[in-house]
This is a predicted structure of a 72-nucleotide RNA (transfer RNA) from Gracilibacillus orientalis. It matches the Rfam family "tRNA". The coordinates come from a structure-prediction model, not an experiment, and the mean pLDDT is 85. The RNAcentral record of the sequence draws on ENA.
RNA sequence: GAUCUGAUAGUUCAGCGGGAGAAUGCUUGCUUGACAGGCAAGAGGUCGGGGGUUCAAAUCCCUCUCAGAUCA
Numbered sequence: 001g002a003u004c005u006g007a008u009a010g011u012u013c014a015g016c017g018g019g020a021g022a023a024u025g026c027u028u029g030c031u032u033g034a035c036a037g038g039c040a041a042g043a044g045g046u047c048g049g050g051g052g053u054u055c056a057a058a059u060c061c062c063u064c065u066c067a068g069a070u071c072a
Base pairs, nucleotide, nucleotide: 001071002070003069004068005067006066007065010024011023012022013021018055026042027041028040029039030038031037048064049063050062051061052060
């Protein structure tokens, strides 16, 4: 330098045009003499930045940034 993959909750990830979700962590309550564990409820997201397509974009297209892989 070229090509490809990835960026979504504190963390690890799913979601491939129309409801933003799971596990874990966090908070509160119940359970216990107390802790752990268990149960229930809850909070937590400009979906990496910008632009475009569309009635509608996390999702499709372009570009930039960052991380990784391959080739030279």